[in-house]
Large-subunit ribosomal RNA, domain II from uncultured Isochrysis, 690 nucleotides, folded computationally.
Taxonomically the source falls in Isochrysidales (Eukaryota, Haptista, Haptophyta, Prymnesiophyceae).
Rfam family: Bacterial large subunit ribosomal RNA.
RNAcentral holds the full RNA, with entries from ENA.
Context: one part of a larger RNA
RNA sequence: GCCGGCGACUUAUAAAUUGUGGCUUGAUUAAAGACUAAUAAAUUUUUCUGUAGUCAAAGCGAAAGCGAGUUUGAAUCAAAGCGUAUUAGUCACUGUUUAUAGACUCGAACCCGAGUGAUCUAACCAUGACCAGAGUGAAGCUUAGGUAAAACUGAGUGGAGGCUCGAACUGACCGAUGUUGAAAAAUCGGCAGAUGAGUUGUGGUUAGCGGAGAAAUUCCAAUCGAACUCGGAGCUAGCUAGUUCUCCCCGAAAUGUGUUGAGGCGCAGCGAUGAUUGAAGGAUUGUUGAUAGGGGUAAAGCACUGUUUCGGUGCGGGCUGUGAAAACGGUACCAAAUCGAUGCAAACUCAGAAUACUAUCCAUAUUUUCCAAUCAUUAGUGAGACUGUGGGGGAUAAGCUUCAUUGUCAAGAGGGAAACAACCCAGACCAUCGAUUAAGGCCCCUAAAUGAUUACUCAGUGAAAAAGGAGGUAAUAAUACCGAGACAACCAGAAGGUUUGCUUAGAAGCAGCAAUCCUUUAAAGAGUGCGUAAUAGCUCACUGUUCGAGUGCUCCUGCGCCGAAAAUGAAUGGGACUAAGUAAUUUGCCGAAGCUGUAAGAUGUCAAAACAUCGGUAGGGGAGCGUUCUACAUUAGGUUGAAGCGUUAGCGAAAGCGGGCGUGGACAAAGUAGAAGUGAGAAUGUUAGC
Numbered sequence: 001g002c003c004g005g006c007g008a009c010u011u012a013u014a015a016a017u018u019g020u021g022g023c024u025u026g027a028u029u030a031a032a033g034a035c036u037a038a039u040a041a042a043u044u045u046u047u048c049u050g051u052a053g054u055c056a057a058a059g060c061g062a063a064a065g066c067g068a069g070u071u072u073g074a075a076u077c078a079a080a081g082c083g084u085a086u087u088a089g090u091c092a093c094u095g096u097u098u099a100u101a102g103a104c105u106c107g108a109a110c111c112c113g114a115g116u117g118a119u120c121u122a123a124c125c126a127u128g129a130c131c132a133g134a135g136u137g138a139a140g141c142u143u144a145g146g147u148a149a150a151a152c153u154g155a156g157u158g159g160a161g162g163c164u165c166g167a168a169c170u171g172a173c174c175g176a177u178g179u180u181g182a183a184a185a186a187u188c189g190g191c192a193g194a195u196g197a198g199u200u201g202u203g204g205u206u207a208g209c210g211g212a213g214a215a216a217u218u219c220c221a222a223u224c225g226a227a228c229u230c231g232g233a234g235c236u237a238g239c240u241a242g243u244u245c246u247c248c249c250c251g252a253a254a255u256g257u258g259u260u261g262a263g264g265c266g267c268a269g270c271g272a273u274g275a276u277u278g279a280a281g282g283a284u285u286g287u288u289g290a291u292a293g294g295g296g297u298a299a300a301g302c303a304c305u306g307u308u309u310c311g312g313u314g315c316g317g318g319c320u321g322u323g324a325a326a327a328c329g330g331u332a333c334c335a336a337a338u339c340g341a342u343g344c345a346a347a348c349u350c351a352g353a354a355u356a357c358u359a360u361c362c363a364u365a366u367u368u369u370c371c372a373a374u375c376a377u378u379a380g381u382g383a384g385a386c387u388g389u390g391g392g393g394g395a396u397a398a399g400c401u402u403c404a405u406u407g408u409c410a411a412g413a414g415g416g417a418a419a420c421a422a423c424c425c426a427g428a429c430c431a432u433c434g435a436u437u438a439a440g441g442c443c444c445c446u447a448a449a450u451g452a453u454u455a456c457u458c459a460g461u462g463a464a465a466a467a468g469g470a471g472g473u474a475a476u477a478a479u480a481c482c483g484a485g486a487c488a489a490c491c492a493g494a495a496g497g498u499u500u501g502c503u504u505a506g507a508a509g510c511a512g513c514a515a516u517c518c519u520u521u522a523a524a525g526a527g528u529g530c531g532u533a534a535u536a537g538c539u540c541a542c543u544g545u546u547c548g549a550g551u552g553c554u555c556c557u558g559c560g561c562c563g564a565a566a567a568u569g570a571a572u573g574g575g576a577c578u579a580a581g582u583a584a585u586u587u588g589c590c591g592a593a594g595c596u597g598u599a600a601g602a603u604g605u606c607a608a609a610a611c612a613u614c615g616g617u618a619g620g621g622g623a624g625c626g627u628u629c630u631a632c633a634u635u636a637g638g639u640u641g642a643a644g645c646g647u648u649a650g651c652g653a654a655a656g657c658g659g660g661c662g663u664g665g666a667c668a669a670a671g672u673a674g675a676a677g678u679g680a681g682a683a684u685g686u687u688a689g690c
Stems, first nucleotide, its partner, number of pairs: 001690002004687003011101007019093005026055003032049003037045002059066002069082004104242002107239001111232006122206009131196001133165003136161001140157006169193003173190005208224001210220003217226001245624006255268005269381002271378008281368004285363002289361005300349002305345003309341005316334002318331005384409003388405006414425003431598002434596001436594001440590003443575003449587001451586006462577001468562002472559003477554001479552003489546001491544003495519003500514003525540001529538002601614005625679001627676006637667001644663005650657002
């Protein structure tokens, strides 16, 4: 891991309530006792006796008490509260729920009590044992020198030490191996101590609210922030996991509020079942019907509150002038207030929508308990998620967070979006190789158009993006020039007064300042740029010739281009496409569990017909199937073959029922009732096997 077996809402008492039954001329016995029947007996059941008591029949008041009333009150005759009038209960059984008990099952870590442990290990006590070899060479002593004597010095002897090196022994610093090991701590190679605070044998002492500890929360039998064993004990668990047959009907919530509350509870909200009431109800529909309301949001506005820019007038102040002072002037500074013009606001509003909300009404049909309210009984939920819209927080970030509102998912299958809970279409009772549509599609993959018309795009744009950039291309509009010849190109001219005046070393069209006239002309600036020291030179404006038809500039718009860098290789879904791209118009077709045709079933209203309904998690309600045992029962049946097992027709909407054949070898259906150790795929379930 797999197969088989076992494995979880029980039982008692009390209460509330549903249903059923008895009595209702109220219901009923409890303890206790008696008779009969069953049984071998204990004992149990049935029947009877037993009216103690309980509930109901009257309430009100704290109570005395009064009583269809009563209490408060000064109130009889105010007023109000609770009653009466408004209507039958009670006993038993049954289902559901609650309370108390282990209370659906399994599961703690802990706490407490009584005991058992120092053969492991810690310390200590008693008594024993052990430490190869080598080195160093303390004190003391001897001797020689030395001294007055000592001190002192040399040589020798000597053999000290938590001394040195290094086996046994004890330890455990490093690395490798090992890691389902040879081993629940080892092996291998190195390593430390090795006469000492050394190592070790045997016997003993200290015990858990404790002992021991060269001290680490370390050890106390592979267990230690409090050992182990048994008991209290089925501790408790707002936590996790699991909780076993079928079909039918309905069908949520993830919100408010309170909580030592936040993953739990209480109340409310939303579900289910039953009852009552409502046709003047509900639902659907209507150019999104009509009418009447209040509002202060969006947008807007500046009349208030604030804020803000410019201009006019300029209180007051600054600076400054005159003056002895008082005071009088000036001002290109600041600036109150006011006037004109311009903005801004969630906590501004003179004014002010759309929606929404409240109330009333009309019309059109359809439906008939669907809807709403109340009462009774009884659940789950109280982690929500995303899209659109209006806001707060954040960075007008987040598959972010928090409100409001809508939809969907949750609890919703089907079609589309390549795939894709929350997007688009659409709500699956069952059957159908019928029909028709929605969203979305119709070249191939792939069902249906290589459809039609008119344009655009050349970028594979289509098939992701900004500021900004560009003689891309198409179209609209405005304006200027143009057969009296435009625009572009080629050829030619582009002069004179004059080197204008000033300035300057120079200034001659062209450093700079001022002025910018006249003449000759087809035309030519007191000069557009280059150039020179200054001249010169080149060129332009302007003009003519050649040529012969459009040209220049600007705004708006469609589709494209650049801007454009990411990590395994790359994605319009792919192939491919110049349309099979884009814009607009148009005709067909495909396309879902939608609608519809045909034919069944079920539910509700219910005699029928008819109509409506039949997605579904938590959850509620209803109807059934099967298992074991008991009663009827000494059942039908059964060695001419029971149960069980294997296999296979048939039947039923399902749980299931069941004929045949084989196996098996002795029990045992069906039916009507009753009682439950009553249904397994999951619980790191449990047990046995493989």